Background
FMN riboswitch aptamer (RFN element) from Actinotalea fermentans, 136 nucleotides, folded computationally. The sequence is in RNAcentral, with records from Rfam and Ribocentre. The organism belongs to Actinotalea, within Bacteria. Rfam family: FMN riboswitch aptamer (RFN element). Rfam describes the family as follows. The RFN element is a highly conserved domain that is found frequently in the 5'-untranslated regions of prokaryotic mRNAs that encode for flavin mononucleotide (FMN) biosynthesis and transport proteins. Its mean pLDDT, the model's own confidence on a scale to 100, is 81.

């Protein structure tokens, strides 16, 4: 100096006001923006992650003589899964400038939730570090 395995840490933001009996959920204004990638900096391009749903396998409860069902956990694998255009500049930008849009799991709730409470002191794309074996 490269790679590989392991270990350690990091790893999501954002509300006010009206109106009601009651709404941080309607109304109206306002705010946010996870990873990696891309000829250049991306919620909205091309991929991935989290929730969502299915199947294999493991556990462990529960019924059943039994084959085997039912429940919940945990793993791995798979499907599903939102939105942008115009100008401009440029060698290159749906990624910057300039304008105008739009998009956002699930369960809760006195009345509908990206923005308020829970699963979440988790999970996780993945990004950093030195440090160890090990290979080149």
């Nucleotide at each position: 100096u490269a790679c590989g395995u392991g270990c350690u840490c990091c790893g999501g933001g954002g509300u006010c006001g009206g109106u009601g009996u009651a709404a941080g959920u309607c109304c109206g204004a306002g705010c946010c923006g996870g990873c990696g990638g891309u000829g250049a900096c991306a919620g909205u391009c091309c991929g991935c992650g989290a929730c969502c749903c299915g199947a294999g396998c493991c556990u462990g409860g529960c019924g059943g003589c039994g084959a085997c069902g039912c429940c919940a956990g945990g793993u791995c694998c798979g499907g599903u899964u939102g939105a942008c255009c115009u100008g401009g500049u440029g060698a290159a930008a749906c990624u910057c400038c300039a304008g105008g849009a739009c998009c956002g799991a699930c369960g809760g709730u006195g009345a509908a939730a990206g923005c308020c409470c829970g699963g979440a002191u988790g999970g996780g794309a993945g990004g950093a570090g030195g440090c160890a074996c090990g290979u080149g």